[in-house]
């Protein structure tokens, strides 16, 4: 060196999670790689850390160890970017409502005279007047009684011998309570009464006249100072997601070097 038959090993791995730790099971990478059982309120185990059962392969192109070189992909941090939340947001800036002052800008009002003083009316209040209104009364017209008011009283009754008289219904007049009506005019009262009149009173604010006076007045926009308020943009602290960039870490794959046991026979 070749053969045969064994045998330790092998038959995927890793990243996050879980966990006292290991490993599975479930994601998720890589890629091509026996099978059945078990597991998320797990499951199995202990540093020789999946466990029981079974098969295949087998010392090498397949095991074990190590360098290099590339490295999917997971994590983790600081940073930026956006985007949500939570808290501030009186303090730096910015909005948006009011108030108060300015008077720099537009507008407005003023020499057909501004502010400013001085007086004088009017808005109020009170009293009288006076008118108007409306209520009562008085007045004045008019209607107004079956009988139980009046006058006259046919008819018919009655008293008389008659003359005459008597008491009276209905009609006619008329009245008395009481009803209605009244343009004007009378008296009394009243009021949410009046461009009235008179006299007193008030004077804080408005309006108006006259006189002096000779330039400002007055804040409607804007501006600019304050002042109080809102909301919660800007912007500050946190926190979540998502994108990048930059470290850190694990890291599958891939190359490449080394290593590796029994028996027989040739």
């Nucleotide at each position: 060196c070749c053969g045969u038959g064994c045998u330790a090993g092998g038959c995927g791995g890793g990243g996050a999670g879980c966990u006292a730790g290991c490993g599975g099971u479930g994601c998720c990478c890589u890629g091509a790689a026996c099978u059945c059982a078990c597991a998320a309120u797990c499951c199995g185990c202990u540093a020789u850390a999946g466990u029981g059962a079974g098969g295949c392969u087998g010392a090498a192109c397949a095991a074990c160890g190590g360098u290099a070189u590339u490295g999917a992909g997971g994590u983790u941090u600081c940073c930026c970017g956006c985007a949500g939340u939570a808290g501030g947001g009186u303090u730096u800036g910015a909005c948006c409502u009011g108030g108060u002052g300015u008077a720099a800008g537009u507008g407005g009002c003023g020499a057909u005279g501004a502010a400013a003083g001085c007086u004088g009316g009017g808005u109020c209040u009170c009293a009288u007047g006076c008118g108007g209104c409306g209520a009562a009364g008085a007045a004045u017209u008019g209607c107004g009684a079956a009988c139980c008011c009046c006058g006259u009283c046919a008819g018919a009754u009655u008293c008389g011998a008659a003359a005459g008289g008597a008491a009276g219904c209905a009609g006619c007049g008329g009245u008395a309570a009481g009803c209605a009506a009244u343009a004007a005019a009378c008296u009394u009262c009243g009021g949410g009464u009046g461009c009235c009149a008179u006299g007193a009173g008030g004077g804080a604010a408005c309006c108006u006249g006259g006189c002096u006076g000779g330039a400002g007045c007055a804040a409607a926009c804007u501006g600019c100072a304050u002042u109080a308020g809102g909301g919660g943009c800007a912007c500050c602290u946190g926190u979540u997601g998502c994108g990048g960039u930059a470290a850190a870490u694990c890291g599958a794959a891939u190359u490449c070097c080394g290593c590796u046991g029994c028996a027989c026979g040739g």
Predicted 3D model of a 266-nucleotide RNA (Bacterial large signal recognition particle RNA) from an Actinomycetota bacterium. Taxonomically the source falls in Actinomycetota (Bacteria, Bacillati). RNAcentral holds the sequence, with entries from ENA. Rfam family: Bacterial large signal recognition particle RNA. The literature on the family includes a 2003 paper in Nucleic Acids Res by Rosenblad et al., "SRPDB: Signal Recognition Particle Database". By type it is a non-coding RNA gene. It is recorded under the gene name ffs. The model forms 92% of the base pairs in the Rfam consensus.